[in-house]
Transfer RNA from a Nitrososphaerota archaeon, 75 nucleotides, folded computationally. Taxonomically the source falls in Nitrososphaerota (Archaea, Thermoproteati).

């Protein structure tokens, strides 16, 4: 150089192919509830510029262009 796959809360993930509900779920944290304390278990809450820029379109995580990172494969 060349092709593929990922990138989404502190941490794993889904969502995308066919644009449009308030971005889905665990685990972790916060608060209550349970208990003598904890723990499990219920409940009820914070947390995410969606890798970054640009464009397209009423409307973009999602489509296009560029670009960084990691990872395979090919030379």
């Nucleotide at each position: 150089g060349g092709g593929g796959g990922c990138g989404u809360g502190g941490c794993c993930c889904a969502g995308c192919a066919a644009g449009g509900c308030u971005a889905c779920g665990g685990c972790g944290c916060c608060g209550g509830g349970c208990u003598c304390c904890a723990g499990a278990c219920c409940c009820g809450g914070a947390g995410a510029u969606c890798c970054c820029c640009g464009g397209u379109u009423c409307a973009a995580a999602u489509c296009c262009g560029g670009g960084c990172g990691c990872c395979c494969c090919c030379a």
It matches the Rfam family "tRNA".